[in-house]
Context: one part of a larger RNA
RNA sequence: CGUAAGAGAUUUGAAGGGAGCUGUCCUUAGUACGAGAGGACCGGGAUGGACGUACCUCUGGUGCACCUGUUGUCGUGCCAACGGCAUAGCAGGGUAGCCAUGUAUGGACUGGAUAAACGCUGAAAGCAUCUAAGCGUGAAGCCACCCCUAAGAUAAGAUCUCUCAUCCUUCGGGAGUAAGACUCCAUGUAGACGACAUGGUUGAUAGGCUAGAGGUGGAAGUGUGGUAACACAUGCAGCUGACUAGUACUAAUAAGUCGAGGG
Numbered sequence: 001c002g003u004a005a006g007a008g009a010u011u012u013g014a015a016g017g018g019a020g021c022u023g024u025c026c027u028u029a030g031u032a033c034g035a036g037a038g039g040a041c042c043g044g045g046a047u048g049g050a051c052g053u054a055c056c057u058c059u060g061g062u063g064c065a066c067c068u069g070u071u072g073u074c075g076u077g078c079c080a081a082c083g084g085c086a087u088a089g090c091a092g093g094g095u096a097g098c099c100a101u102g103u104a105u106g107g108a109c110u111g112g113a114u115a116a117a118c119g120c121u122g123a124a125a126g127c128a129u130c131u132a133a134g135c136g137u138g139a140a141g142c143c144a145c146c147c148c149u150a151a152g153a154u155a156a157g158a159u160c161u162c163u164c165a166u167c168c169u170u171c172g173g174g175a176g177u178a179a180g181a182c183u184c185c186a187u188g189u190a191g192a193c194g195a196c197a198u199g200g201u202u203g204a205u206a207g208g209c210u211a212g213a214g215g216u217g218g219a220a221g222u223g224u225g226g227u228a229a230c231a232c233a234u235g236c237a238g239c240u241g242a243c244u245a246g247u248a249c250u251a252a253u254a255a256g257u258c259g260a261g262g263g
Base pairs, nucleotide, nucleotide: 001152005163006162007161008160009159010158011157015149016148017147018146021049022048023047024046025045026044027043033038051106052105053104054103055102059100060099061098062097066093067092068091069090070089071086072085073084074083075082076081110144111143112142117137118136119135120134164262166175167174168173180258181257182256183255184200185199186198187197188196205251206250207249208247209246210245211244212243214240215239216238221234222233223232224231225230
């Protein structure tokens, strides 16, 4: 820009893409077959491998603004308690998120047309012949079925809902609006940027605060015991990033722009 007014939702599916793998065991059945040795088709069930997709409850990894221990040194006047630097100083754990080695799940079933192949009927060619006319069976392959995208599919589809007939005009058009949208702002389930999604006081969108979960592992101060290092008590303490709720305390204020008059 188009989709013959302008919008907000929900969709159909032309077309395109993805997937498509396979083992072992049990049973049928030690049956059919076979002198025996051996040993099935067909059918039913179970459980794996690799691969794909989704997710983080579990098992784990990471987790540079979480907790703890600890070495050296410097600093806060000193003790104590802390802070800086040393690869994040080193070491032990670890929430959310992300992830796999973890969890869940998929390949299927079925139908149609076929290939090789196997047939029926059947002449040419009194016989024979699956073929010449005609009709079947038949594959992990083909077309559907499953999953994803999808109406610029210009053949531009469909359904529901909303807005309505203002003003000016040189009659070409222009202006202010409606429904609605955007700018702007608080953000994240989204993200290179656009975009997408939530919210903007008629508000829980982010921060803060309160409570909790989870993590760490028993704070400081004081008391008691011990010559002391230290231990114990107060006290599952103190601290705590992303998690879950609640709460307008702070910030989303204010404002502006666009947007129909219909073949």
Molecule: large-subunit ribosomal RNA, domain VI
Organism: metagenome